[in-house]
A computed fold for a 100-nucleotide RNA from a Dehalococcoidales bacterium, annotated as Bacterial small signal recognition particle RNA.

RNA sequence: GGUUGGGUCCUGCGCGGCAGAGUGCUAUGAAUCCCGUCAGGUCCGAGAGGAAGCAGCGGUAAAUAGUUUUUUCUGGGUGCCGCAGGUAUACCUGGCUGGA
Numbered sequence: 001g002g003u004u005g006g007g008u009c010c011u012g013c014g015c016g017g018c019a020g021a022g023u024g025c026u027a028u029g030a031a032u033c034c035c036g037u038c039a040g041g042u043c044c045g046a047g048a049g050g051a052a053g054c055a056g057c058g059g060u061a062a063a064u065a066g067u068u069u070u071u072u073c074u075g076g077g078u079g080c081c082g083c084a085g086g087u088a089u090a091c092c093u094g095g096c097u098g099g100a
Stems, first nucleotide, its partner, number of pairs: 001097008009086006015079002018075005024067005034059004042051003
């Protein structure tokens, strides 16, 4: 020098990871204009009973906080991860081979 393979390059798919937002779970959470149960007391009734319903208690809403092994979406020259495809110069590297 020739030839060939691989890598750096580009594209797609996937996996993990980081960040953000939503979501799951836990906790807090309504003097009254949420729900339920309503002691005491009040009202109706001759009575039996019934009605409304304060406090308290329980649950929940908006919201807030926390959270790791909840989960969804989005984004990144996030990863010297995986698979497939593309193909050009340049660089690196391996095999075979020709010449000096």
Model confidence (mean pLDDT): 75 of 100.
It was read from a public genome assembly, where an Rfam model found it.
NCBI's taxonomy places the organism under Bacteria, Bacillati, Chloroflexota, Dehalococcoidia, Dehalococcoidales.
It matches the Rfam family "Bacterial small signal recognition particle RNA". The family's RNA type in Rfam is non-coding RNA gene.